The part of an RNA shown here (small-subunit ribosomal RNA, 3' major domain) has 476 nucleotides and comes from a metagenome. The full RNA is in RNAcentral, with records from SILVA. It matches the Rfam family "Bacterial small subunit ribosomal RNA". Rfam links the family to the GO terms structural constituent of ribosome and ribosome.
Context: one part of a larger RNA
RNA sequence: UGACGGGGGCCCGCACAAGCAGUGGAGCAUGUGGUUUAAUUCGAUGCAACGCGAAGAACCUUACCUAGGCUUGAAAAGCAAGCGAUAGAGUGUGAAAGCACUUCUCCAGCAAUGGCGCUUGUACAGGUGCUGCAUGGCUGUCGUCAGCUCGUGCCGUGAGGUGUUGGGUUAAGUCCCGCAACGAGCGCAACCCUUACUAUUAGUUGCCAUCAGGUUAAGCUGGGCACUCUAAUAGGACUGCCUACGCAAGUAGUGAGGAAGGUGGGGAUGACGUCAAGUCCGCAUGGCCCUUACGCCUAGGGCCACACACGUGCUACAAUGGCUACUACAGUAGGUUGCCAAGCCGCAAGGUGGAGCCAAUCCCCUAAAAGUAGCCUCAGUUCGGAUUGGAGUCUGCAACUCGACUCCAUGAAGUCGGAAUUGCUAGUAAUCGCGCAUCAGCUCGGCGCGGUGAAUACGUUCCCGGGCCUUGUACA
Numbered sequence: 001u002g003a004c005g006g007g008g009g010c011c012c013g014c015a016c017a018a019g020c021a022g023u024g025g026a027g028c029a030u031g032u033g034g035u036u037u038a039a040u041u042c043g044a045u046g047c048a049a050c051g052c053g054a055a056g057a058a059c060c061u062u063a064c065c066u067a068g069g070c071u072u073g074a075a076a077a078g079c080a081a082g083c084g085a086u087a088g089a090g091u092g093u094g095a096a097a098g099c100a101c102u103u104c105u106c107c108a109g110c111a112a113u114g115g116c117g118c119u120u121g122u123a124c125a126g127g128u129g130c131u132g133c134a135u136g137g138c139u140g141u142c143g144u145c146a147g148c149u150c151g152u153g154c155c156g157u158g159a160g161g162u163g164u165u166g167g168g169u170u171a172a173g174u175c176c177c178g179c180a181a182c183g184a185g186c187g188c189a190a191c192c193c194u195u196a197c198u199a200u201u202a203g204u205u206g207c208c209a210u211c212a213g214g215u216u217a218a219g220c221u222g223g224g225c226a227c228u229c230u231a232a233u234a235g236g237a238c239u240g241c242c243u244a245c246g247c248a249a250g251u252a253g254u255g256a257g258g259a260a261g262g263u264g265g266g267g268a269u270g271a272c273g274u275c276a277a278g279u280c281c282g283c284a285u286g287g288c289c290c291u292u293a294c295g296c297c298u299a300g301g302g303c304c305a306c307a308c309a310c311g312u313g314c315u316a317c318a319a320u321g322g323c324u325a326c327u328a329c330a331g332u333a334g335g336u337u338g339c340c341a342a343g344c345c346g347c348a349a350g351g352u353g354g355a356g357c358c359a360a361u362c363c364c365c366u367a368a369a370a371g372u373a374g375c376c377u378c379a380g381u382u383c384g385g386a387u388u389g390g391a392g393u394c395u396g397c398a399a400c401u402c403g404a405c406u407c408c409a410u411g412a413a414g415u416c417g418g419a420a421u422u423g424c425u426a427g428u429a430a431u432c433g434c435g436c437a438u439c440a441g442c443u444c445g446g447c448g449c450g451g452u453g454a455a456u457a458c459g460u461u462c463c464c465g466g467g468c469c470u471u472g473u474a475c476a
Base pairs, nucleotide, nucleotide: 001476002475003473004472005471007470008469009468010467011466012465013464015460016459019424020423021422022421023420026315027314028313029312030311031310032309033308034306035305042053043052064301065300066299067298068297069296070295073124078122079121080120081119082118083117084116087105088103089102090101091100092099093098106115107114108113126290127289129288130287131286135284136283137279138278139277140275142273147186148185149184150183151182152181153162154161155160166177167176168175192267193266194265195264197235198234199233200232201231202230203229206225207224208223211222212221213220238261241255242253243252244251245250317417321376322375323374324373325372326371327370334363335362338357339356343352344351345350383414388409389408390407391406392405393404394403430452431451432450433449434448435447436446
């Protein structure tokens, strides 16, 4: 100087407390361990691995296994020699890849030669083989925590200290005051995006107040740009004003004004460093290793196994509910190898059909919870839907291993969950549906969107994590 302490002081955080909803029990989905297996490819392992890499394993992917094949190789590219169809077409064999056979034909140029292709040879290719403890790059974490340093000066023999400590204050090393320090840098904040208000500009594909027409109905038509909205510009919030306290910084107020008030809400943004943290299987790369194989091609299988254990989710156990009928109200986003309307067929998944749309125009697109009316009356039930049988639909060469969905039948566990444990402070939790990426098809996951919409916070004694000062130390 650090680190540590079941030392002290001060402070903060959904850390506790106060609340709400869960997990842990059931069934299923998914990941992992283990076991099994010819193979169940590999990596990730306390927080910070375990719906993670994987924004989508039937083939492909695919790296694994079995079997069949190839050897300058699937792709790239150099040299030398040779050839001019060895490629195309056809036949046989075969699961395919491949192998064998038959047949015809290279291009430009007068030529030299060049191009193209093939064979052989040789340098080489290739490797998701090893090492993340040789590395780059990228990422996680402490932590959006308030810290981490430097120049000059001063102090100390020196390591080093001071500044950065102290008194206040703040979300903040934020600011003020003081001070052997005076300044500065990386962080904080602000500048950026979005959301909430207003104005201006613009008015179609959006909108419809006024006027007119018109319909079973509808901005449907003329017309208009006022409103909504769209999307560009600008304004607006700064403790600016008032009161109280204070030297100041600032704090408090049912204060005023205001759409918004003290960082308005949200996002992007992650200092010096820590964990030899993660990644050689995104990519790049040193070294090592393989080279008729640890490379390459193909078919089939596996990654989907199942006495078991754990994580993350979904659906429930019902009456604040289930079922039936009718009736409302969104937003984000996507669409030409695409989104697909009306109509018709089918109980339905879906089929048919073909209008429109390269989209504020058309489509996806009926939002659902909610509301109204009726049935159910506390039961393993009109709860719950697993499992299984049958019949189908769609995608796709192909749904057996191993897809999703529909209909009929079947109707398991489950009556609120031990010890323990998680999330959340407001348009949040909870609950309800909708969209997108990946994608032929496939989602209970991920990322977004809107609808309905709470309870509680006395407080900081305690648990956990962190910051500052101080103290002890047989630690470095």